Notes: Transfer RNA from a Candidatus Omnitrophota bacterium, 71 nucleotides, folded computationally. Its mean pLDDT, the model's own confidence on a scale to 100, is 81. It was read from a public genome assembly. It matches the Rfam family "tRNA". By type it is a transfer RNA.
RNA sequence: GCGGGAGUAGUUCAAUGGUAGAACAGCAGCCUUCCAAGCUGCGAAUGCGGGUUCGAUUCCCGUCUCCCGCU
Numbered sequence: 001g002c003g004g005g006a007g008u009a010g011u012u013c014a015a016u017g018g019u020a021g022a023a024c025a026g027c028a029g030c031c032u033u034c035c036a037a038g039c040u041g042c043g044a045a046u047g048c049g050g051g052u053u054c055g056a057u058u059c060c061c062g063u064c065u066c067c068c069g070c071u
Stems, first nucleotide, its partner, number of pairs: 001070007010024004018054001026042005047063005
């Protein structure tokens, strides 16, 4: 330099054009003599910039970071 893959919540992962979900973690409450466990609830995210579309995590372009391969 070229090609491919990945980037979504604090963490690990879903969601292939139509309200972004789960688990764990965090916080609050319930329960308990207390703690743990358990139950209920709450907050929190689409790497960045454009484009297409009525509508984009999803499709297209650029760019950044990481991984793999080729040279």